[in-house]
C1' cells in the first nucleotide's frame, strides 16, 4: 500500500466484489500436553429439590446433660436438691437483613459521563472531644388452662423478665421564640453572641476488688460538637433515528400565603397574573441501560457497551404504605390480577433477573461438586458461627500462550504411487538399515510455597490507676490447607503414546493425469462446464496455516464510496423558471474603549483497572505485579490585546441620491390604417375546378372555378429586420395618444457603509387545460370521409368541432437550456456590432485614435476525462443559497399541502442487475453526402424460363438406393470414364496375428499343375521341385504353421490440425522504423491539389525513409534479323509421270526453333501549374500497360476438405478389420440448376466441290485392296511418327428440289433385326439398319452471358478408358458482327466525409401489448390484535383529615366511682390501581377482488427508437 468487474479498445465518472484485523461466537472435518482467561447474545418464559442471612445466652424469662463444687438422703451400689457450665427447638430483646450476589424488562431522562452548587439537606456502626448513665411504674410473650379449624392460623382465661415500654429529676451543649452586640458575604444571606423563656435524656451486663457501703476496669447507653463515610437535592456542557412528528401546554409558566419534607422547589392546596416551550427542532413516534472503555482506523472517525470497574432501574404484574439512620425494601408486610400447587370445598400456600440444576425456546453457552484454608462481610467481649460472597475443583481447542508429536546418519535414489517425449522425472535422505536424546508418555519415590491473623500458653517491656483485673507493644511456642500427594524434584522404561485442514483459472502462493460433457457439479467478484476442463469429481504432485483448519454470520478498514481533515454540479447524478425579501451567514477604511472569542501562566479535577514506557515475578510466554508517562477535557484565579465579535466616535472609495443628454418590438390602456384570405350581394361568362407520387373523396349546369364591383366580420401585422434592440425570466415588432418602470453615458454636490447572499415567505410565470360571459375570418386536436398498405385507429388529400382571440379568475409545469445561480476582485490579445462621451481634421460626426457599457466571433496562458471554455471563464480567489451519492423499481405507491377538475410540490421500500452512463478511438453499417471504377446499368447480339432428351441436386422410396458439396463462391461439383472390379452401401458365406508392415520360433525351396463339393472366397486330396551365399557354425531372400507385442478401419472430430483450395479480388489496397502530437486508445506519414487502369506520378505538407502489393522481369501471339536447313518448302535448273517436290538439286520464300531487335509518350503541336499527364499528329508491323496467359498482398468467411494425403483426441478389435458372390449407387408422382436438340426458307435434303489448326499412336494409330445397306468384318503395308496413321473438316461455294404445313421441320418414344468390346451388356453398355414419327410454331413473372478476332455460328483432337452413357471438361481452327449517349437508377467495389444506442459489427441492435410461470409490493367490502388520547362509572389497599357513639394498663385529677389528656377499631372525605364503557387517532397481522413493477426458455403481434432509422 492496492486488486477484479462496463469496452473491439481508451480515458474518466460509478457502482459491486477481494486480500487485513477482531468476536461471549455457531457449523464441518480433525484432535496430544499444560499455563492464564471466558462459557443462555435466545423467552424479565415457566420452575422439581436442596443451598444462598443470620447471630448474640457478656440484654431477658424458661428449659435441659456431663464434669466439678455446696447441701439433703441414703440399703453405701448410689439417690435428690441447689449451684454451675454449655445450651437444642421455640420466645422476649438488640445489630443485621437497605450489604454482598442476579438481570437489563423499563427509561431519551439530570438517568448517565463531566464541572460545579447544597448559604437548601441528612448520615446507624467507625474516630476524637465534653459532660452524664438518678429515682420509679406498669405491661407482655415463651409457658399453663380451655376452645375453633383439615391446614394454614387463631381465640379466651391465668403467670412472668428485660438493655423491651411509661412518667418524674437533671441538663452543658443543642432546638425554638424575644434579642444588646459584634464580624463576614456570593447581598439570597451565613457564621458568633451576654441576657430571658419554653418543652426534652439515659440501661444495664461482664470482670476485678472490697466484710460492707462503695471504688476500679471493660463492653454498652444518653446529650452535644467535630471528623470520616454513605446519600439526597440543584445547576451549567455533552448524551440515537424520523419534519411522510409543526405547532405543544390549565398546576400549565410566574406570583402571595398556608401546608408538606431531612431538605429547595407548584412538591401540594387557595387566591391572583397569562403566561411557558418551540425550525438552534418544541410536541409525538420509534429504538435503546449510561459510563471507564472493547474493536477497527495512519489519523480524524466509524461501530459496540460481553467478562473487570463505577452509577442507574427492575425483583412474577400493577399499586401500597409499615419499620427502620438508610428501603417505598429479590430470598419483608398489604391489596388486586394472571398463573402454578395443597385442600375435609370452608380456605389457604408460592415466586431462581442469587449457586447448582429442570422443561422450554434457539445455530448455541458448564457440575443438582468441594472448602470457609485464604480475602472480603454479618453478629458477638471472645471463642466462634453464618456466608453458592469468594477460593478451588469438574466440563467445554470458546479465545490468547507456550510445548511436543523426535535427532544425526542414509543412493543402487530400493519396493510401492503418480507423470512420461518411454529416454526418464517425481514423491526422496522420505523410507528401510545404523547410531543417538527422552520434553512429553507409563511406573516408582521424594515433596513444597500459597500460613498470616486472630486466640490460647510462657516470656520481656510500656502508659495509667491505690491496687487488682484489664489494655498497648514486642519475642518464643502451640493450632489452622478446600486445592492435593497437586506444582515441582529424581530414578527406571522406550521413538516408545502424538498430525490435520484448506486451497491450487486470475485477483493469490500453489499444477498435472483420469472420469465427466452446459449432465453431475462449482461459484467471493469476473466466471468454469455443450469429448482433450491447471475452475465440477478423484488421484498423484505442489502450496499455506497448524491442534488446529476452513465456512458462515457481525464489526471496522480498504471506501476520497457523505470528503472537518478529504469530493463534486455545462456534457458523467447534480443550479432551484425568474426576481423581491423577513430571519441568519458574512461585510470597505481609521480612532480610543473594553477582553466574550483568541493566545498565555498558574491551581484543582480527570477512581481503579485497561492502552504505553521502565523495572520485577512464574523456567519463557501469556498471565500477575510495581513505578511513571498519558489521560485532546471541564472549573477557578491571574496576564496578553493584533485579529473577530461587542460600545463609542470620524472618513468616502463600496451603495445610493442630485443635474444634463441619449437608445429601445421595456410594460398597461384607448383609438386608428392598409394588403390578403374567407363569407355576402351583383355583373361578365362556360364546363369544369380542385388535389396528388398517381388518384379519389370534395365542389360545380340550382352556373363553381377565373374575372370585376360593392358590401360584412376577424385574425395577424410583409418588406424594414440585423448571432440589431429591451426586459428578472417567461417574454415583446403596423401607426397614433395617454400612463409608466428600468438602463447607458457625461457632470457637479449631497448621504455616509446604508453593503452582498438569502431557508422559510410573497410576486410573476410559455403552450396546454379549467371556469363564467362574448367573439370566430383563417389555422386546426377529437371526429367524419378518400387514398397509401398485409393492416394503416398514421404519414398524403378533402372537410371539421373544442381551441386558437378578448375580459375576469384559476393552473403553476416545460429541452422554463447557455442543460452553465448571484455578487465582487484579479488575470494577453484580435476583430465585428448597438447606445453614449472625447481628441484630430473638415463644407460635413467621411475616414482615423481613444474612452464607458451592452452584444458576437476568434484565440493564448490556465483549465477540463475529453469535447471544450478562454475578461460575457467552464482561469485564479472570496460571500452566500441550492443541488448530488450505482441503474432498475420511480417521480411510483402512502401520508400530507395546494388545485373547481386535471393535477401540481414533498417523495420512500420491498424486490431487482452487475452494470447503467460520459467523452473520445478504430471499425462496420446507413432507403447520409462528395469523387471514382466494373459488361454494374444503359445501348445491342445471343440465350435460360415454355416441349422432348441428357446430367446433377433435392424430396420420396428402398435391404441398400454409400459418402462429401448448400446464396453468390453447392447442382454436367469431387467423378478426366459406377455391367464385374471401381466400392467406401445392403443381403448372404466364409477367416481372426489377420488382405498388408517389423520383431520371434519352427518347417520347407518358392511358384505351378490336377480332381472332388461350392456361387465364389475358401476347404479337402493328389501331383512336380529341392533356391543363393558360406568361415560350414550359420545368415538371407520366398512360402507354410505357431505364440503374442501388434496390424487393420473411406469409423468420428475439418469446431482439435498440417496441406492444398475457392471467395471478396487482379479490387488497390496493407503494414513497419524512427520522429512528432494525444494521459490514452490511437493519429500522423496513408489526408490534400492534380494525374493514373493502379497507394501510378507530380506537387504540397511534421513527416522522413522503408517492406508487401500494382507495374516490370517469365511465356505466347504480332514485325523485321540472323543461325540452321530434315521429316518441312519448291522461285529458278534439270529428270520422271495421267496426276502429285516424286526424284537429282536448291534453302529464295512459307515453315520449324534458336538468339536477337524493336515501343520509350522516344519525336512534334496543343493544353496544363515551367509538374505529373492528357490530347491530337508524324512514323511505324505495332503507340500509349500492343492482345492474351502465368503471377493472388495483408485480411474476411471457425468457407470446403479426417472420402487425396498426413496428423491430435476418442471409439471398434473372432468386428466398424479382412475375403466374397449377387444386389445397389442407373428406383420415381412431382421440385430446381446446368446443358444439347429443335420449333424451321439466313431452313431441310440430295449431287458436286474448295480451305485448317491444336493433337494422339505399340496389350497402339492403321492405310490401299475385298464382303455387308451399314455399324463392321477381313487383311495388314508404312509409322515409337514435321517422314506413316487417325483423317472425312464442317459451316462455306455451284447446282437441283421442298413452298409454310405439325411439314421433305422435329426427332422423342416403340417394335424388329444386327454389329462391337468384355469371363459377363437382364437390372445396367455404346453403335447400325429397317419401321415408328411424340411434344414442339420463339416460350409468363423472372434472369444470364458478351466491348473484336469478342459475340454469335461451324465442325475438328485430346485426357480418363476393355468398352460406354461426352449433348460434359479442358484445348484446336474456319466464318465472323452490333453497340457504348451517358454514369440519373440497379448490383459490387475503392478513397474522403459524417451520423450511430452497432463490435457476433443492420442477417446489427432494440421497444410495448398479449399469453404462462415465479417471488415481492399497493389498494381493498371487512375482519382481527397491539400500544395510546379524552371523557366518565366503579373504586381493593394505604396514607393524610375529620369524627357522635364504641374500646383502652402507664401519665394527670380523684378515697372510689369516675373524668381527663392521648391511643384505638368503626365510620365519613380527598387521593388512587387493577377493573368497566363510549369515543379518536395511531399502528401491525389477515383478506374476496383490483393494480401496476420485476424476473423468466428460441411463445404472438407489429416494428416505436439508434443511419435523413425510412414521416429527423
Nucleotide at each position: 500500500a492496492g486488486a477484479g468487474u462496463u469496452u473491439g479498445a481508451u480515458c474518466a465518472u460509478g457502482g459491486c466484489u477481494c486480500a487485513g484485523a477482531a468476536c461471549g461466537a455457531a457449523c464441518g472435518c480433525u484432535g496430544g500436553c499444560g499455563g492464564c482467561a471466558g462459557g443462555c447474545c435466545u423467552c424479565a418464559u415457566a420452575c422439581a429439590u436442596g443451598c444462598a442471612a443470620g447471630u448474640c445466652g457478656c440484654a431477658c424469662g424458661a428449659u435441659u446433660a456431663a464434669a466439678g463444687c455446696u447441701c439433703c438422703c441414703u440399703u453405701c451400689g448410689g439417690g435428690g436438691a441447689g449451684u454451675g457450665u454449655a445450651u437444642a427447638a421455640a420466645g422476649u430483646g438488640g445489630c443485621a437483613a437497605a450489604c454482598g450476589g442476579g438481570u437489563g424488562a423499563g427509561u431519551a431522562a439530570c438517568a448517565g459521563g463531566u464541572g460545579g452548587a447544597u448559604a437548601a439537606u441528612c448520615u446507624g456502626c467507625c474516630c476524637c472531644u465534653u459532660g452524664g448513665c438518678g429515682g420509679g411504674g406498669g405491661a407482655u410473650a415463651a409457658c399453663g388452662g380451655c376452645u375453633g379449624g383439615a391446614a394454614a392460623c387463631g381465640a379466651u382465661c391465668g403467670c412472668u423478665a428485660a438493655u423491651a415500654c411509661c412518667g418524674c429529676a437533671u441538663g452543658u451543649g443543642a432546638u425554638u421564640g424575644c434579642a444588646a452586640g459584634a464580624c463576614c458575604g456570593u447581598c439570597g444571606g451565613g457564621a458568633c453572641a451576654a441576657g430571658c423563656a419554653a418543652g426534652g435524656a439515659a440501661a444495664g451486663g461482664c470482670g476485678c476488688u472490697u466484710c460492707a457501703c462503695g471504688g476500679c476496669g471493660u463492653c454498652g447507653c444518653c446529650a452535644a460538637g467535630g471528623g470520616a463515610u454513605g446519600a439526597g437535592u440543584c445547576c451549567g456542557c455533552c448524551c440515537c433515528c424520523c419534519a411522510u412528528u409543526a405547532g405543544u401546554u390549565a398546576g400549565u409558566u410566574g406570583g402571595u400565603a398556608a401546608g408538606g419534607u431531612a431538605a429547595c422547589g407548584g412538591c401540594u392546596u387557595a387566591c391572583c397574573a397569562a403566561g411557558a416551550c418551540a425550525c438552534c427542532g418544541a410536541u409525538g413516534g420509534g429504538u435503546a441501560g449510561c459510563c471507564g472503555a472493547g474493536c477497527u482506523g495512519a489519523g480524524a472517525g466509524g461501530u459496540u457497551g460481553a467478562u473487570c470497574g463505577g452509577c442507574c432501574a427492575c425483583a412474577c404484574u400493577g399499586g401500597g404504605a409499615c419499620u427502620g439512620a438508610g428501603a417505598u425494601a429479590c430470598g419483608g408486610c398489604c391489596c388486586a390480577g394472571a398463573c402454578a400447587c395443597c385442600u375435609a370445598c370452608g380456605g389457604g400456600u408460592g415466586g431462581c433477573a442469587g449457586c447448582a440444576g429442570u422443561a422450554g425456546g434457539g445455530a448455541a453457552u458448564a457440575u443438582u461438586g468441594c472448602g470457609c484454608a485464604a480475602u472480603g462481610g454479618a453478629c458477638g467481649a471472645a471463642a466462634g458461627u453464618c456466608u453458592g460472597a469468594c477460593g478451588c475443583a469438574g466440563c467445554c481447542a470458546u479465545g490468547c500462550c507456550g510445548c511436543g508429536u523426535g535427532g544425526a546418519u542414509g543412493a543402487u535414489g530400493g519396493a510401492g504411487g503418480c507423470c512420461u517425449u518411454c529416454g526418464g522425472g517425481u514423491c526422496g535422505u522420505a523410507a528401510a538399515c545404523u547410531c543417538c536424546u527422552u520434553u512429553u508418555c507409563u511406573g516408582a519415590g521424594g515433596g513444597a510455597a500459597g500460613a498470616a491473623c486472630a486466640u490460647c500458653c510462657a516470656c520481656g517491656g510500656g502508659a495509667g490507676g491505690a491496687a487488682a483485673u484489664g489494655c498497648c507493644c514486642g519475642u518464643g511456642g502451640u493450632c489452622u490447607g478446600a486445592c492435593g500427594g497437586u506444582a515441582c524434584c529424581u530414578c527406571a522404561g522406550g521413538a516408545a503414546u502424538a498430525a490435520g485442514c484448506a486451497a491450487c483459472g486470475g485477483c493469490u502462493a500453489a499444477c498435472u493425469c483420469c472420469g465427466u460433457g452446459c449432465c453431475a457439479g462449482c461459484a467471493g467478484c469476473u466466471g468454469c462446464g455443450g469429448u482433450a476442463a491447471u475452475a465440477c469429481g478423484g488421484a498423484g504432485g505442489u502450496u499455506g496455516c497448524a491442534a488446529g483448519c476452513g465456512u458462515u454470520g457481525u464489526u471496522c478498514g480498504g471506501a476520497a464510496u457523505g470528503a472537518c481533515u478529504g469530493g463534486g454540479c455545462g456534457u458523467a447524478a447534480a443550479g432551484g423558471g425568474a426576481g423581491c425579501g423577513c430571519a441568519g451567514a458574512c461585510g470597505g477604511c481609521u480612532u480610543g474603549g473594553a477582553c466574550a472569542g483568541u493566545c498565555u501562566g498558574a491551581a484543582g479535577u480527570g477512581a481503579a483497572a485497561u492502552u504505553c514506557c521502565g523495572a520485577g515475578g512464574c523456567u519463557c510466554a501469556a498471565c500477575c505485579c510495581u513505578g511513571g508517562a498519558a489521560a485532546g477535557g471541564c472549573u477557578u484565579c491571574g496576564g496578553a490585546u493584533a485579529c473577530u465579535a461587542c460600545c463609542a466616535g470620524a472618513c468616502u472609495u463600496g451603495a445610493g441620491u442630485u443635474c444634463g443628454c441619449g437608445a429601445g418590438a421595456g410594460g398597461u390602456a384607448u383609438g386608428u390604417g392598409g394588403a390578403a384570405u374567407u363569407c355576402c350581394a351583383g355583373g361578365u361568362g362556360u364546363a369544369g375546378c380542385g388535389g396528388u407520387g398517381a388518384a379519389a373523396u370534395g365542389c360545380g349546369u340550382a352556373g363553381a372555378u377565373a374575372u370585376c364591383u360593392g358590401g360584412a366580420g376577424g385574425a395577424a401585422c410583409a418588406u424594414c429586420a440585423g448571432u440589431g434592440g429591451c426586459g428578472a425570466a417567461a417574454g415583446c415588432g403596423g401607426c397614433a395618444u395617454a400612463c409608466u418602470g428600468g438602463c447607458g453615458c457625461g457632470a457637479u454636490a449631497c448621504u455616509g457603509a446604508c453593503g452582498c447572499u438569502g431557508a422559510g415567505g410573497c410576486u410573476c410565470g410559455a403552450a396546454a387545460g379549467c371556469g363564467u360571459g362574448g367573439g370566430g375570418a383563417g389555422c386546426g386536436a377529437a371526429c367524419g370521409g378518400g387514398a397509401u398498405u398485409a393492416g394503416a385507429u398514421a404519414c398524403c388529400c378533402c372537410g371539421g368541432u373544442a381551441g386558437u382571440c378578448c375580459a375576469c379568475g384559476c393552473c403553476g409545469u416545460a429541452a422554463a437550456c447557455g442543460u452553465u445561480g448571484u455578487g465582487c476582485a484579479c488575470u494577453a490579445g484580435g476583430u465585428g456590432u448597438g447606445a453614449g462621451g472625447g481628441g484630430u481634421a473638415u463644407c460635413g460626426a467621411c475616414c482615423c485614435c481613444u474612452u464607458u457599457c451592452g452584444u458576437g466571433c476568434c484565440g493564448g496562458a490556465g483549465u477540463u476525462a475529453a469535447c471544450g471554455c478562454a475578461u460575457u471563464a467552464a482561469g485564479u480567489g472570496c460571500a452566500c443559497c441550492g443541488c448530488c451519492u450505482g441503474g432498475g423499481g420511480a417521480g411510483u405507491a402512502c401520508g400530507a399541502u395546494c388545485g373547481c377538475a386535471a393535477g401540481a410540490u414533498u417523495g420512500a421500500a420491498a424486490c431487482u442487475c452487475a452494470a447503467a452512463g460520459g467523452a473520445a478511438u478504430u471499425g462496420a453499417c446507413g432507403g447520409g453526402g462528395g469523387c471514382c471504377c466494373g459488361c454494374a446499368c444503359a445501348a445491342g447480339c445471343g440465350g435460360u424460363g415454355g416441349a422432348g432428351c441428357a446430367u446433377g441436386u433435392g424430396g420420396u422410396u428402398u435391404a441398400a438406393u454409400u459418402c462429401g458439396a448448400g446464396g453468390c463462391a453447392a447442382c454436367g461439383c469431387g467423378a478426366a470414364g459406377a455391367a464385374c472390379c471401381u466400392u467406401a452401401c445392403c443381403c448372404g458365406g466364409g477367416c481372426u496375428u489377420g488382405a498388408c508392415a517389423u520383431c520371434c520360433c519352427g518347417u520347407g525351396a518358392c511358384c505351378g499343375c490336377c480332381a472332388u463339393a461350392g456361387a465364389a472366397a475358401c476347404a479337402u486330396g493328389g501331383u512336380u521341385u529341392u533356391c543363393u551365399c558360406u568361415u560350414c557354425g550359420g545368415a538371407g531372400a520366398c512360402g507354410c504353421g505357431g505364440a503374442g507385442a501388434c496390424a487393420g478401419g473411406u469409423g468420428u472430430u475439418g469446431c482439435a490440425u498440417g496441406g492444398c483450395u475457392g471467395u471478396c479480388g487482379u479490387c488497390a489496397g496493407c503494414u513497419c522504423g524512427u520522429g512528432u502530437c494525444g494521459u490514452g486508445a490511437g493519429a500522423u506519414g496513408u489526408u490534400g491539389g492534380g494525374u493514373u487502369a493502379a497507394g501510378u506520378c507530380c506537387c504540397g505538407c511534421a513527416a522522413c525513409g522503408a517492406g508487401c502489393g500494382c507495374a516490370a522481369c517469365c511465356c505466347u501471339c504480332a514485325u523485321c534479323u540472323u543461325u540452321a536447313g530434315u521429316u518441312g518448302c519448291c522461285a529458278g535448273c534439270g529428270g520422271a509421270u495421267c496426276a502429285u517436290g516424286c526424284c537429282g538439286g536448291g534453302c529464295a520464300c512459307u515453315c520449324u526453333a534458336g538468339a536477337g531487335a524493336u515501343a520509350c509518350u522516344g519525336c512534334c503541336g496543343g493544353u496544363g501549374a515551367u509538374a505529373a499527364g492528357c490530347c491530337g499528329g508524324a512514323g511505324g508491323a505495332a503507340g500509349g500497360u500492343g492482345g492474351g496467359g502465368a503471377c493472388g498482398a495483408g485480411g474476411u468467411c471457425a468457407a470446403g476438405u479426417c472420402a487425396u494425403c498426413a496428423c491430435g483426441g476418442c471409439c471398434c478389435u473372432u468386428a466398424u478389420g479382412u475375403c466374397u458372390a449377387g444386389g445397389g449407387c442407373u428406383a420415381c408422382a412431382g421440385u430446381c440448376g446446368u446443358g444439347c436438340u429443335a420449333c424451321a426458307a439466313u431452313g431441310g435434303u440430295c449431287u458436286g466441290u474448295a480451305c485448317a489448326g491444336u493433337g494422339g499412336g505399340c496389350a497402339g494409330c492403321a492405310a490401299u485392296a475385298c464382303c455387308g445397306u451399314a455399324a463392321g468384318g477381313g487383311g495388314g503395308a508404312u509409322c515409337g511418327a514435321a517422314u506413316c496413321u487417325c483423317a472425312a473438316a464442317a459451316a462455306g461455294c455451284c447446282g437441283g428440289u421442298c413452298u409454310c404445313a405439325g411439314u421433305u421441320c422435329g426427332g422423342a418414344u416403340u417394335g424388329g433385326a444386327g454389329u462391337c468390346u468384355g469371363c459377363a451388356a437382364c437390372u445396367c453398355g455404346a453403335c447400325u439398319c429397317c419401321a415408328u414419327g411424340a411434344a414442339g410454331u420463339u416460350g409468363g413473372a423472372a434472369u444470364c452471358g458478351c466491348u473484336a478476332g469478342u459475340a454469335a455460328u461451324c465442325g475438328c483432337g485430346u485426357a480418363u478408358c476393355a468398352g460406354c452413357a461426352u449433348u460434359g471438361a479442358a484445348g484446336c481452327g474456319g466464318u465472323g458482327a452490333a453497340u457504348a449517349c451517358g454514369u440519373u437508377c440497379c448490383c459490387g467495389g475503392g478513397c474522403c466525409u459524417u451520423g450511430u444506442a452497432c463490435a457476433c459489427a443492420c442477417c446489427g441492435c432494440c421497444c410495448g401489448u398479449c399469453a404462462c410461470a415465479u417471488g415481492a409490493c399497493c389498494c381493498g367490502a371487512g375482519u382481527c390484535g397491539g400500544g395510546u388520547g379524552c371523557a366518565c362509572c366503579c373504586g381493593a389497599u394505604g396514607u393524610c383529615a375529620c369524627u357522635g357513639g364504641c374500646c383502652c394498663a402507664a401519665c394527670c385529677c380523684g378515697c372510689a366511682a369516675g373524668g381527663g389528656a392521648g391511643g384505638g377499631a368503626g365510620g365519613u372525605g380527598c387521593c388512587g390501581a387493577a377493573g368497566g364503557u363510549g369515543u379518536g387517532a395511531u399502528u401491525g397481522g389477515u383478506a374476496a377482488g383490483g393494480g401496476g413493477g420485476a424476473u423468466g426458455a428460441a411463445g404472438u403481434c407489429g416494428u416505436a427508437a439508434c443511419a435523413a432509422g425510412g414521416u429527423a